The RNA shown here (c-di-GMP-I riboswitch aptamer) has 90 nucleotides and comes from Paenibacillus allorhizosphaerae. It was read from a public genome assembly, where an Rfam model found it. The source organism's lineage runs through Bacteria, Bacillota, Bacilli, Caryophanales and Paenibacillus. Rfam family: c-di-GMP-I riboswitch aptamer. Its family is annotated with cyclic-di-GMP binding in the Gene Ontology.

């Protein structure tokens, strides 16, 4: 230095519930409080791969106001996954 992840040191991040905005929704930020959990749960969605929504727009069909297919420029990194990174037991 690379590979590994420990009943190690120092530590970090917050699933999820509640309130409150914001969006058509998918979701997202912000408070209080607590911790499911994580060796990256640091960041990257135009390196890549999957995945949720379908407003807007194409296509169709209906008329007892009802049915419905496509489709990301919208989102998910706490899916996989690329990059950088704390410590150094085995």
């Nucleotide at each position: 230095u690379c590979u590994c992840g420990a009943u190690a040191a120092g530590g970090g991040c917050a699933a999820c519930c509640c309130g409150g905005a914001c969006g058509a929704a998918a979701g997202u930020c912000c408070g209080a409080g607590g911790a499911c959990g994580c060796a990256a749960a640091a960041c990257u969605a135009c390196a890549g791969g999957g995945g949720c929504u379908a407003a807007a727009g194409c296509g169709a069909u209906g008329a007892u106001u009802g049915a419905a297919g496509c489709c990301a420029u919208g989102c998910c990194a706490g899916c996989c996954a690329g990059u950088u990174g704390u410590c150094g037991a085995a």